RNA sequence: GCGCUCGUAGCUCAGCGGUUAGAGCGCCAAGCUUAUACCUUGGUGGUCGUAGGUUCGAAUCCUACCGAGCGCA
Numbered sequence: 001g002c003g004c005u006c007g008u009a010g011c012u013c014a015g016c017g018g019u020u021a022g023a024g025c026g027c028c029a030a031g032c033u034u035a036u037a038c039c040u041u042g043g044u045g046g047u048c049g050u051a052g053g054u055u056c057g058a059a060u061c062c063u064a065c066c067g068a069g070c071g072c073a
Stems, first nucleotide, its partner, number of pairs: 001072007010025004018056001026044006049065005
């Protein structure tokens, strides 16, 4: 330099072009408790990597760029 895959919550990941972007873990509070553990209940969560484009409508499709991984040279 070229090709492929990926980028969504603090972490691991879901998410047919459509109604509100979700789950588990985590964190916070209350209950329980000798106890800050376990358990139960409630709460907390996002400019969907960035910028454009297509579309009535984009996390989703297209382009460029940025970053990570793998391969080729």